[in-house]
C1' cells in the first nucleotide's frame, strides 16, 4: 500500500422574514385581597429577551426507579432464566474467557506447462435455548427383519444333535430339519466403536496392533475447562424448543399511576326551630296508616383547578484503577415540558444526489434518509440517503 472483519461520531449547513408554544421581563387596562392610594394576586392586550423532538423519540420485547393497593414472615400453584468469572440499581443486558460448530482470504499438500479443480487447516470474524437422558414417564413418521437392554429378509456355516448315500468298521461325502453367525448386502436422520490381523465350522472385542471412547492419580487455571501418567475390551444410544428434575429470581396494577384544593345539583349526617294547618299515596268517597318543613354547620364526592413533570441510576471534559464492560475522584453545565397536544412555512447562497439540453465547458429542473416527544431511566430489536474518524486480523514493499 492492499483486502477484510468490526465499532464510534454526525444526521444537509448559513442568512433573512413570517408563524406555533412555554418561561422571564417592561407596561397598559378590568378583577380580586389587604396592614386602604400603595403593596400583592390573577386575567387579557401591545412590546422586548431567551428555550424548543430523535438515535432510534418506534415496537412495547425485557429490567429498574415512583405510586396506589396488599402485606410479620413463609410455603403452593403459576411464570422467566439456564458454560464459567465478573460489571450494574436491575436485566433475558453488556464485557472478558471456555467449549462446540459455521465458513472465507493467506497457508500447506495434491494436481497443471500455466490456471482451473480439490483436500486439509481454518485468522480477525458469524452462530449456539452450551443445568440434568445413570430419578421417573414418553416418543421416534416413512422405510425396514429389527428403533432400545433389538434384531435375521437377502446373506455365511452346518463344527454339534438328527436324515440320506458310500464303507465291515474306524471314517468320508451330500442336503440344510434342529440349530450357529451377525463378517458382507440392504432400510432408515439414527442399526449397540472403526482399521487391519490372528483364530474359527463360520463368526463375534472372543483375542492382538493402532485410532477412537470411558475412568483417572497428577499439572495449569478462581472457574467455565485444558494437558495428562495409567488403567479398562467397550458399557446405561438420541429427543428435555416433550412432561418431569435441580439451581437462582419474580406481590398485584400502571402518571387515564396518583396526591391536594374543591363550585352547581341530588343524596347522607348533626344540633337547633317548628310541631299546626296543609299537601301528596292508598282506583273513586270515609275512616285509618305511611311519607313530606325551615336555618346553620360537617363529611364524601362530581364538574373544574393545582401538583406529580423533569436536577437526573443527568451531560461533558481531566486524572487515577481496571484486559474491558465499570467504578471512583475532581472541574464545568442545566440541556422540551406541551396536553387535543407547539417544535412549522418561505425566499437567498452553498453542499449533495439524480434528469434533461449540449461535443465540451456550461445551463436549467427536481429531490433532501429513516421517522416525530407524551412520568423517567438502563437496554433488546427494528428502519434508515450519506458524510467522518479509530481499532482487530492476513498479506506486500522499505527502514
Nucleotide at each position: 500500500g492492499g483486502a477484510g472483519u468490526g465499532g464510534g461520531u454526525c444526521a444537509g449547513g448559513c442568512a433573512g422574514c413570517c408563524g406555533c408554544u412555554g418561561c422571564c421581563u417592561g407596561u397598559u387596562c378590568a378583577g380580586a385581597a389587604u396592614u386602604c392610594u400603595g403593596u400583592u394576586c390573577u386575567g387579557a392586550g401591545c412590546g422586548g429577551g431567551g428555550g424548543g423532538a430523535g438515535g432510534a423519540a418506534a415496537g412495547u420485547c425485557c429490567g429498574g426507579g415512583c405510586u396506589u393497593c396488599g402485606c410479620a414472615g413463609g410455603g403452593c400453584a403459576g411464570g422467566a432464566u439456564g458454560c464459567u468469572g465478573g460489571c450494574u440499581a436491575a436485566c433475558g443486558g453488556c464485557c472478558a474467557g471456555g467449549c462446540g460448530u459455521u465458513a472465507u482470504a493467506a497457508g500447506u499438500c495434491u494436481g497443471u506447462a500455466a490456471c482451473a479443480a480439490g483436500a486439509c487447516c481454518c485468522a480477525a470474524g458469524g452462530c449456539g435455548a452450551c443445568g440434568g437422558a445413570a430419578a421417573g414417564u414418553g416418543c421416534a413418521a416413512c422405510a425396514g427383519a429389527g428403533a432400545a437392554c433389538a434384531g435375521a429378509c437377502c446373506g455365511c456355516c452346518g463344527a454339534u444333535g438328527g436324515c440320506u448315500c458310500c464303507g465291515c468298521a474306524a471314517g468320508g461325502a451330500g442336503a440344510u430339519c434342529a440349530g450357529g453367525c451377525a463378517a458382507g448386502g440392504g432400510u432408515g436422520a439414527a442399526a449397540c466403536g472403526g482399521u487391519g490381523g490372528a483364530g474359527u465350522a463360520a463368526g463375534c472385542g472372543c483375542c492382538c496392533a493402532c485410532c477412537g471412547c470411558a475412568g483417572g492419580a497428577c499439572u495449569g487455571g478462581c472457574a467455565a475447562c485444558a494437558g495428562g501418567a495409567c488403567u479398562g475390551g467397550c458399557a446405561u444410544g438420541g429427543c428435555a424448543a416433550a412432561c418431569c428434575c435441580c439451581a437462582u429470581c419474580c406481590g398485584a396494577a400502571g402518571c387515564a399511576a396518583g396526591a391536594c384544593c374543591a363550585a352547581a345539583u341530588a343524596g347522607g349526617g348533626a344540633a337547633g326551630c317548628a310541631c299546626a294547618c296543609g299537601g301528596c299515596g292508598u282506583g273513586g268517597c270515609c275512616c285509618g296508616c305511611g311519607c313530606c318543613g325551615c336555618u346553620u354547620c360537617c363529611g364524601g364526592g362530581u364538574a373544574g383547578g393545582u401538583c406529580g413533570c423533569u436536577u437526573g441510576a443527568g451531560c461533558c471534559g481531566c486524572g487515577c484503577a481496571g484486559c474491558a464492560a465499570u467504578g471512583c475522584g475532581c472541574g464545568g453545565c442545566c440541556u422540551a415540558g406541551a396536553g387535543g397536544a407547539a417544535u412549522g412555512g418561505c425566499u437567498g447562497c452553498c453542499a449533495g444526489a439524480g434528469g434533461a439540453u449540449g461535443c465540451a465547458a456550461a445551463u436549467u429542473c427536481u429531490c433532501u434518509a429513516c421517522a416525530g416527544a407524551a412520568c423517567c431511566c438502563g437496554g433488546c430489536u427494528u428502519a434508515u440517503c450519506g458524510a467522518c474518524c479509530g481499532a482487530c486480523u492476513c498479506c506486500c514493499c522499505c527502514u
This is a predicted structure of a 399-nucleotide RNA (Bacterial RNase P class A) from a Zoogloeaceae bacterium. The gene name in the source record is rnpB. The coordinates come from a structure-prediction model, not an experiment, and the mean pLDDT is 77. The sequence is in RNAcentral, with records from ENA. Its Rfam family is "Bacterial RNase P class A". The family's RNA type in Rfam is ribozyme. Of the family's consensus pairs, 93% are formed in the model. NCBI's taxonomy places the organism under Bacteria, Pseudomonadati, Betaproteobacteria, Rhodocyclales, Zoogloeaceae.